A computed fold for a 126-nucleotide RNA, annotated as FMN riboswitch aptamer (RFN element).
The sequence was found by an Rfam model in a public genome assembly.
The model forms 100% of the base pairs in the Rfam consensus.
Rfam family: FMN riboswitch aptamer (RFN element). Rfam links the family to the GO term FMN binding.
Model confidence (mean pLDDT): 76 of 100.
[in-house]
RNA sequence: UUAUUCUUUCGGGGUUUUGUGUAAAUCAAAAUCGGUGGUAAACUCCACGAGUCCUUUUAUAUAUUAAGGACACGAACUGGUGAAAAUCCGGUAGCGACCGUACAGUCGGGAUAAAAGAAAGAUAUA
Numbered sequence: 001u002u003a004u005u006c007u008u009u010c011g012g013g014g015u016u017u018u019g020u021g022u023a024a025a026u027c028a029a030a031a032u033c034g035g036u037g038g039u040a041a042a043c044u045c046c047a048c049g050a051g052u053c054c055u056u057u058u059a060u061a062u063a064u065u066a067a068g069g070a071c072a073c074g075a076a077c078u079g080g081u082g083a084a085a086a087u088c089c090g091g092u093a094g095c096g097a098c099c100g101u102a103c104a105g106u107c108g109g110g111a112u113a114a115a116a117g118a119a120a121g122a123u124a125u126a
Base pairs, nucleotide, nucleotide: 005122006121007120008119009118010117017029018028019027031106032105033096034095035048036047037046038045043094044093051071052070053069054068055067056066076092077091078090079089080088098109099108100107
């Protein structure tokens, strides 16, 4: 220094105003936000994560651990620069799980949870 294993910590943002209405941060207008890895710096490319269900395994009080699978899960073009950009700059556009409630990316809830992963440390081996 590399790999494996283990431990610890970290690990998601956002409704101001107007209108209608008995009632809306849910409708209409306008506003506002953008997880992780990769790649020329990405909400829209490629891949991953959060949800639901199933199978196997471990252990059994049917909940948990580990592995795998299925379903669900949104959206972009264009001009410029450049060796290289669907990522930068300019322009115009679009998208956002589930449950609740007047129809929700932004309110409340599962969630003081969990994960993709990031950092630090330790042990052993090469």